[in-house]
RNA sequence: CUAGACCUUCGGGGUGAGGUGCAAUUCCUCGAUCGGUGGUAUAGCCCACGACUCCCCGCCCUAAAAAUUGGCGGAGACUGAACCUGUGCAAUUCAGGUGCCGACGGUUAAAGUCCGGAUGGUAGAAGGUUAGC
Numbered sequence: 001c002u003a004g005a006c007c008u009u010c011g012g013g014g015u016g017a018g019g020u021g022c023a024a025u026u027c028c029u030c031g032a033u034c035g036g037u038g039g040u041a042u043a044g045c046c047c048a049c050g051a052c053u054c055c056c057c058g059c060c061c062u063a064a065a066a067a068u069u070g071g072c073g074g075a076g077a078c079u080g081a082a083c084c085u086g087u088g089c090a091a092u093u094c095a096g097g098u099g100c101c102g103a104c105g106g107u108u109a110a111a112g113u114c115c116g117g118a119u120g121g122u123a124g125a126a127g128g129u130u131a132g133c
Base pairs, nucleotide, nucleotide: 001132002131004130005129006128007127008126009125010124015031016030017029018028019027032113033112034102035101036049037048038047039046044100045099053077054076056074057073058072059071060070082098083097084096085095086094104116105115106114
């Protein structure tokens, strides 16, 4: 140094007051608050990825066959939201201003912020061992 092999650790944040009501941290009013990973001039809203949900295929678990469930691997569907001005070589990323978005299941009543799957998983990050050069 490497598209090598393996191991370890890490890897998601956030709501108050008032109102109505049998009932709402879910509705209404006012106010607040949060932002996974890689890329790129520093990004929730540019590109890509992950997460949730759904579908398909292969392998494993069987004495055998089929089916179900589960585990591992692969492919796919789905997948929200930003503009203006300024500076600059360069910014939808910075500064100023004004906006916008937010899975699924649950709930005495509709949720980005409550509870749950999740003491889970993942994109990946850091470190180490080893191999080759």